Overview:
Model confidence (mean pLDDT): 84 of 100. Small-subunit ribosomal RNA, central domain from an uncultured Gammaproteobacteria bacterium, 346 nucleotides, folded computationally.
[in-house]
Context: one part of a larger RNA
RNA sequence: CUGGGCGUAAAGGGCGUGUAGGUGGUUACUUAAGUUAGAUGUGAAAGCCCUGGGCUCAACCUGGGACCUGCAUCUAAAACUGGGUGGCUAGAGUACGGUAGAGGGAAGUGGAAUUUCUAGUGUAGCGGUGAAAUGCGUAGAUAUUAGAAAGAACACCAGUGGCGAAGGCGGCUUCCUGGACUGAUACUGACACUGAGGCGCGAAAGCGUGGGGAGCAAACAGGAUUAGAUACCCUGGUAGUCCACGCCGUAAACGAUGAGAACUAGCUGUUGGGUGGUUUACCACUUAGUAGCGAAGCUAACGCGAUAAGUUCUCCGCCUGGGGAGUGGCCGCAAGGUUAAAACUC
Numbered sequence: 001c002u003g004g005g006c007g008u009a010a011a012g013g014g015c016g017u018g019u020a021g022g023u024g025g026u027u028a029c030u031u032a033a034g035u036u037a038g039a040u041g042u043g044a045a046a047g048c049c050c051u052g053g054g055c056u057c058a059a060c061c062u063g064g065g066a067c068c069u070g071c072a073u074c075u076a077a078a079a080c081u082g083g084g085u086g087g088c089u090a091g092a093g094u095a096c097g098g099u100a101g102a103g104g105g106a107a108g109u110g111g112a113a114u115u116u117c118u119a120g121u122g123u124a125g126c127g128g129u130g131a132a133a134u135g136c137g138u139a140g141a142u143a144u145u146a147g148a149a150a151g152a153a154c155a156c157c158a159g160u161g162g163c164g165a166a167g168g169c170g171g172c173u174u175c176c177u178g179g180a181c182u183g184a185u186a187c188u189g190a191c192a193c194u195g196a197g198g199c200g201c202g203a204a205a206g207c208g209u210g211g212g213g214a215g216c217a218a219a220c221a222g223g224a225u226u227a228g229a230u231a232c233c234c235u236g237g238u239a240g241u242c243c244a245c246g247c248c249g250u251a252a253a254c255g256a257u258g259a260g261a262a263c264u265a266g267c268u269g270u271u272g273g274g275u276g277g278u279u280u281a282c283c284a285c286u287u288a289g290u291a292g293c294g295a296a297g298c299u300a301a302c303g304c305g306a307u308a309a310g311u312u313c314u315c316c317g318c319c320u321g322g323g324g325a326g327u328g329g330c331c332g333c334a335a336g337g338u339u340a341a342a343a344c345u346c
Stems, first nucleotide, its partner, number of pairs: 004319003007302002012316001014201004021194003025088007033081002035077008049065006091191001092188004096183004103177007110154001114150008125136002162169002206247006215241002220236004258315006266293012297304002321346003328339004
C1' cells in the first nucleotide's frame, strides 16, 4: 500500500453553495487515444526455474531451453470507454394556471398577565416553608377599585400537524422575498450527479460599541438545613436575557444514520395536491411528505425494514489501541477555535 469498516464497538464533515477533479441518458455515422490480436526490434551476462554433462557424490563448474510478465515501431479489429459530427426525450430545466405552509426580512398594531407609580376604600398583618427565619408592613402594607407607565412573551387554536439545507420558525395586519407541491400543454435538448480547496449560513453562552431593562436570573448577600453545606429550599439581587451594528464559529449542531440514483411483499394512521364514484358525512385510486407495525433480506445483538441499517451504481468525508499531546502554523479583541506530528512507554 491492498484487503476491512463508519445507527449503538474507533469512524458521516453542523448545514448549504459551488471551483478543480471524478462519474454520467438514448441513437446513427466517424475516429482510433484507451482496449484487443499479430509481426519486427529490443529487454546484457550471471543468478532463479526446467533439462543434460564434468569433478567418486555434493557444494561448485558447464551446455541447452524457459523466463525477462516490459518498451518502441508497424499492420489489423471497432464491441465497450474516450474524441468529433448529426439526431432524440424518459434525466434536468423554462413558460402558463392553481394549492398549502410558525420559510425569511422590514414596518405597524392588539389583548391577557406581571411589576412599578398616582388616587380611593380599608386594617394588622403579608409573604414564604417540610417547619421556619431573613424580607415587606401603623411613615398604612397584603387585599380591593380606578387611572397611568414600561418591557418582554404571545394562553386557547395546537396536532408523533406544517415550513425550512441545517441552526431553527408560533398573536394580528401590510409591504418585500425564497422554496416546495400540483394540472394540462408548449419549449430547451443531457444543460446532469457529486464535490478536495474556496465562499456563505450557523442554537445557547460569551465579547465590543450604543440603547433598553418588566419578569426571570449565573455571580454575590442574607435566612434556613446540616457534623460541615462555598449546595439542594427561602428572601433579595448584578451581569445576562431584549434592540441595533460588529465579532465568536462551537453543541448529545442527533435520525448519534453524508449526497444523488435504480430495484425489492403487505397493513394501518395522518398532512398537501390530483382523478373517478357517490353526493350529507363518505369510498376507491394516484402522487409529494410524515408516523406506527411488518414479509424477504440484513445485523454481533438490539433492531432496520420502499423515509433501509435490504440488493446495487457514482462522488465526497472519516476510522486504525491507551499515554506521550495538544507543542508549531492559521484564525480571534479576548475567551478560545481549527489543523495537527515524533522519540519513548504500557